This is a predicted structure of a 68-nucleotide RNA (transfer RNA) from uncultured Saprospira sp. Model confidence (mean pLDDT): 80 of 100.
[in-house]
RNA sequence: UGUGUAGCUUAGCUGGCAGAGCACCUGACUUUUAAUCAGGGGGUCGUGGGUUCGAAUCCCACCACGUU
Numbered sequence: 001u002g003u004g005u006a007g008c009u010u011a012g013c014u015g016g017c018a019g020a021g022c023a024c025c026u027g028a029c030u031u032u033u034a035a036u037c038a039g040g041g042g043g044u045c046g047u048g049g050g051u052u053c054g055a056a057u058c059c060c061a062c063c064a065c066g067u068u
Stems, first nucleotide, its partner, number of pairs: 001066004007022004016053001024040005046062005
């Protein structure tokens, strides 16, 4: 000094209902698998405080990792 959001890769940064792809589960199709199609589940947004009607988002401290 940068990053931390789903199992993995990540979007969301002028505060206003947390999303996508892959993976996973179920069904259709198929002799079976794969592929394809349809549907579904999964998040204390690193931790703890603060500000605010309202925080992933702003402020502070801490933790982990990376860079110099």
Overview: It matches the Rfam family "tRNA". About the family: Transfer RNA (tRNA) molecules are approximately 80 nucleotides in length. By type it is a transfer RNA. The organism belongs to Saprospira, within Bacteria.